[in-house]
Predicted 3D model of a 377-nucleotide RNA (Bacterial RNase P class A) from a Planctomycetaceae bacterium.
The sequence was found by an Rfam model in a public genome assembly.

């Protein structure tokens, strides 16, 4: 100097004028509340997606078998999680780093198109051999040589494919083959060492060596009540109820999404279905929290503890803004370049009970750590 990897921050500032919403204080007025003055506050890093986990509220709770759903290496963190951290293993990259839907294929079932001989209880298309049995020729007499390749053998070579019954070498054989041996890889077993553990390393023994897919059904381990602020309460106001329904006490119906059994309630009902009427107003829930910020300590980290200090929207058809000026950031014109001047631009996007995550979107700008390459010293 160039090219990268990972993480964090910001995403305008100041002033004046006008306007909106809540809170507090004062004052006027008033009993429905309204007006005025002052002080101070007012939309995010994702408020988004509604994908997870909770707090909170209501329902059930004797247990809810079963059904259904979720997660899936180990150890920690957390209120909890499908989240976060560290590590192990696989895999991509020269590397910093990234990524994994990471238990089981010998419990069972199923799938692997086409090509290929054959796709897992998997095989002979081209090849190689043809010792032995059979055929032919010569020689010769119970033998020898040669030919061809029928029977038979073979899976080392070639081909097909994403994948073809471990790899390399030597021996052996008619030709071959872990058939045998050496080394290596995998698997199984034994022992030793390291680590909380997943797992890693080493030694010895054994020719044991036959895929992939479970993000296929399935098996295993662990976990899981339901519904949701339109939850749920309080106040005020208004109205009008009617009809039908199965079964018959060891019954029937109801009982938080299904759910056996048990318990409880009911017997013409508080259940089910149909027809019809009234109400849609106000208040609470509603913002002090698993809270923000700073410092110290423990820990590799996630995070936890202690001390200090702060209160930072609560709307309800939905407020949190509009305009002007100056400065700043970026782009362009101009210039050898800079400055100046002029013009233009400013991302993704708006709370609605609250919180912890994940995922997605983002113009411009800044910072930190690390990797690789080149050059110079």
């Nucleotide at each position: 100097g160039a090219a990268g990897u990972g993480a964090a921050c910001u995403g305008g500032a100041u002033g004046a004028c006008c306007g909106c919403u809540g809170g507090c204080a004062c004052a006027c007025a008033c009993a429905a509340u309204g007006c005025g003055u002052g002080c101070g506050a007012g939309a995010g890093g994702a408020a988004a997606g509604u994908c997870c986990g909770g707090g909170c509220u209501c329902c059930a709770c004797a247990g809810g078998a079963c059904a259904g759903g979720g997660u899936g290496g180990u150890c920690g963190g957390u209120a909890a999680c499908g989240c976060c951290g560290a590590c192990c293993g696989g895999u991509u990259g020269c590397g910093a780093a990234g990524u994994c839907a990471g238990g089981g294929a010998a419990a069972g079932u199923g799938c692997c198109a086409c090509a290929g001989a054959a796709a897992a209880u998997a095989g002979a298309c081209c090849g190689c051999c043809g010792a032995u049995g059979a055929c032919c020729g010569c020689u010769a007499u119970u033998u020898g040589c040669g030919g061809a390749a029928c029977a038979g053998g073979u899976a080392a070579g070639g081909g097909u494919g994403a994948a073809a019954c471990g790899g390399u070498g030597c021996g052996g054989u008619a030709a071959g083959a872990g058939c045998g041996c050496a080394c290596c890889a995998g698997c199984a077993g034994a022992c030793a060492g390291g680590g909380u553990g997943a797992c890693c390393u080493g030694u010895c023994u054994g020719g044991c060596u036959u895929g992939g897919c479970a993000a296929a059904c399935c098996c295993c381990a662990c976990c899981c009540g339901g519904a949701g602020c339109a939850a749920g309460g309080c106040c005020a106001a208004a109205c009008a109820g009617g009809a039908a329904g199965c079964a018959g006490a060891u019954u029937u119906a109801g009982u938080c999404c299904g759910a056996a059994u048990c318990g409880c309630u009911a017997u013409c009902g508080a259940c089910u279905u149909c027809c019809g009427g009234g109400u849609a107003g106000g208040c609470c829930g509603c913002u002090u929290g698993a809270g923000a910020c700073g410092c110290c300590g423990a820990g590799c980290a996630a995070u936890c503890g202690g001390c200090g200090c702060c209160c930072u929207a609560g709307a309800u058809a939905a407020a949190u803004g509009g305009c002007c000026a100056u400065c700043g950031a970026c782009c362009g014109u101009u210039u050898a370049a800079u400055c100046a001047a002029c013009g233009g631009u400013a991302a993704c996007a708006g709370a609605a009970c609250c919180c912890g995550g994940c995922u997605u979107a983002c113009a411009g700008g800044u910072u930190c750590a690390c990797u690789u390459c080149g050059u110079u010293u």